Description: Predicted 3D model of an 89-nucleotide RNA (c-di-GMP-I-GGC riboswitch aptamer) from a Bacillota bacterium. It was read from a public genome assembly, where an Rfam model found it.
C1' cells in the first nucleotide's frame, strides 16, 4: 500500500418501547438489535424531511395554503479528513 475471510480480539447500533429537549423535522439518555469494514468525523455538491420566525395569498373571524431565513438527516448518493484488528502480497 493494497484488500475485508461463514477467523479471532473488540467496535458501532435500525425499528419499537420508555424518558427527555424541540413548534417540527429531528437530537440525546435507556431497553433493544435490523443491520454495518468505517453505520467514525465533517452539512462542500446532489438529495430529502421540516419551517415556530418572516413574507404572500384567501377568510368577517377563527384558521387555511404557498413561498421562504433558519433547522435536520453523515444508517440516501457523492466528496473530504481521520482510524482498530486481521488474510494476502
Nucleotide at each position: 500500500c493494497c484488500u475485508g475471510a461463514c477467523a479471532a480480539g473488540g467496535g458501532c447500533a435500525a425499528a419499537a418501547c420508555c424518558g427527555c429537549c424541540g413548534a417540527a423535522a429531528g437530537a440525546c439518555g435507556g431497553u433493544g438489535g435490523c443491520g454495518c469494514a468505517a453505520a467514525a468525523c465533517c452539512a462542500c455538491g446532489g438529495g430529502c424531511c421540516u419551517a415556530a420566525a418572516u413574507u404572500c395569498g384567501c377568510u368577517u373571524g377563527c384558521g387555511c395554503g404557498g413561498a421562504c431565513a433558519g433547522g435536520g438527516c453523515a444508517g440516501c448518493c457523492g466528496g473530504g479528513u481521520u482510524g482498530c484488528c486481521g488474510u494476502a502480497u
The organism belongs to Bacillota, within Bacteria.